[in-house]
Context: one part of a larger RNA
């Protein structure tokens, strides 16, 4: 509990595909059907809207405002008649919404297979001989059983410097070496085809970063837990030295996040300036660049309006439209208790006593 709202006060579901539902272009036809009108009927009446009659009250006075009485008006089922503006079934058309094919463009878009090069870390083999390492300072720590440095060589994981950007791609989560294989996607240009096939979407189903968990692998690096040095009144930290889960890779789970643009989708409308990334048409100059124009993204800075203000500003938080989702005083508490999904960790839905 509405004529109210969701960037930052409570409030946009992580995201997305989709059922039911809600909503839906443009033109023609009216049997249905809607609307209005009549009649028939079944119902037959508290209040209230609205109309109308009438008394009188205000009072600027045939208005108007208020106030008493009276009447009428509400549904459903039939018939008939008018109209075809609104919605709707149905039926025919159109092409502007959607899409599909052509042409050309584009990218760390997603799987899978191989390749490669610096680095760390270890191991063998030469050099060499005392320290090395770490810190604010020290120690633990490591080294004459030859470290650290240094040169060859070798093993093996894991992560891709520069390029590299306010820059691209994805519905988000996220996505960077390189190669190839397989696969999705956008743009743009007019041409051709379909004919509203749309737009959201309750449950629903798929995806979803890290941690986590199963199982079986791999384990250089970093590093919770642990151990130890230090500092400190203490010091279960912060800094050091070590290190196990894990971090990798495969099936399978979990289903969460400042999942943030803290800003649901989709659509039309509405100045201006600047960068950039993809395309197209024209001009210019001159072989590569400029310039205007448009169509699609990423950014920046402004007006109008909007905002409680910060701030949004054609990528709206501006102006209207359709659909979902959410909110409703703090604290109990996103918790108990049911339920439901999970191996479990938990994760969904979601109170109230009681305080203020």
């Nucleotide at each position: 509990u509405u004529g109210g709202g969701c960037g930052u006060a409570a409030a946009g579901a992580g995201c997305a595909c989709g059922u039911a539902g809600a909503c839906g272009g443009c033109c023609g036809c009216c049997u249905c059907c809607a609307c209005c009108c009549c009649c028939c009927u079944c119902g037959c009446g508290a209040u209230g809207c609205g109309g109308g009659g009438u008394a009188g009250a205000g009072c600027a006075c045939a208005c108007c405002u208020g106030u008493g009485c009276c009447c009428c008006u509400a549904g459903g089922g039939g018939g008939g008649g008018g109209u075809g503006c609104c919605a709707g079934c149905g039926c025919g058309g159109c092409u502007g919404g959607a899409g599909u094919g052509a042409g050309c463009g584009g990218g760390a878009g997603g799987a899978g297979a191989g390749u490669g090069g610096a680095a760390u870390u270890c191991c063998u083999g030469g050099a060499g001989g005392a320290g090395c390492g770490g810190u604010a300072a020290a120690a633990u720590g490591u080294g004459u059983u030859g470290a650290u440095u240094u040169c060859a060589g070798g093993a093996g994981g894991a992560a891709c410097a520069c390029c590299a950007a306010a820059a691209g791609c994805g519905a988000a989560g996220g996505c960077a070496a390189u190669u190839c294989u397989c696969u999705a996607c956008c743009g743009c240009u007019c041409c051709a085809c379909u004919g509203a096939c749309g737009u959201u979407g309750a449950g629903g189903u798929g995806c979803g970063a890290a941690a986590g968990c199963g199982u079986g692998g791999g384990g250089a690096u970093c590093a919770a837990a642990a151990g130890g040095g230090a500092u400190u009144a203490g010091a279960u930290a912060c800094c050091c030295c070590u290190g196990u889960a894990g971090u990798c890779c495969a099936c399978g789970c979990c289903g969460u996040c400042a999942a943030c643009g803290a800003u649901g989708a989709c659509c039309a409308u509405u100045c201006c300036c600047u960068a950039u990334g993809g395309g197209c048409a024209c001009c210019c100059c001159c072989c590569g660049g400029g310039g205007u124009g448009u169509c699609c993204g990423u950014g920046g800075g402004u007006g109008a309006g909007c905002u409680a203000a910060c701030g949004c500003g054609u990528u709206a938080a501006a102006u209207g439209g359709u659909c979902c989702g959410c909110c409703u005083g703090a604290g109990g508490a996103g918790u108990a208790c049911g339920g439901u999904c999970g191996c479990a960790a938990g994760g969904c839905u979601a109170a109230a006593a009681c305080u203020c």
Background
Predicted 3D model of a 356-nucleotide part of an RNA (small-subunit ribosomal RNA, central domain) from Axilococcus clingmanii. The organism belongs to Axilococcus, within Eukaryota. Model confidence (mean pLDDT): 82 of 100. RNAcentral holds the full RNA, with entries from SILVA.